[in-house]
RNA sequence: UCCAGACAAAGGCAAGACGGAGGCGACUCCGAUCACGCAAAGCCACGGGCCUCACGAAGGUAGCCGGGCCGCCUGA
Numbered sequence: 001u002c003c004a005g006a007c008a009a010a011g012g013c014a015a016g017a018c019g020g021a022g023g024c025g026a027c028u029c030c031g032a033u034c035a036c037g038c039a040a041a042g043c044c045a046c047g048g049g050c051c052u053c054a055c056g057a058a059g060g061u062a063g064c065c066g067g068g069c070c071g072c073c074u075g076a
Stems, first nucleotide, its partner, number of pairs: 003075003012038002016034002018031005036063001042069003046066003049061004053056001
């Protein structure tokens, strides 16, 4: 570097519920407790999908898929 991901070890993320904030909305952000799940559930709207609205040079979703970039642990 590549490959693989175990009823293993270490560390990590967090759907949803509740409270608060932002947004017309999809949805996003923050908090305490819990934990549906995740080996990229880290980042990027480039292609497709889905969703939203005030319908246009407009947005959302990366936890829908593909793609790009980057990365931890282990070697059963």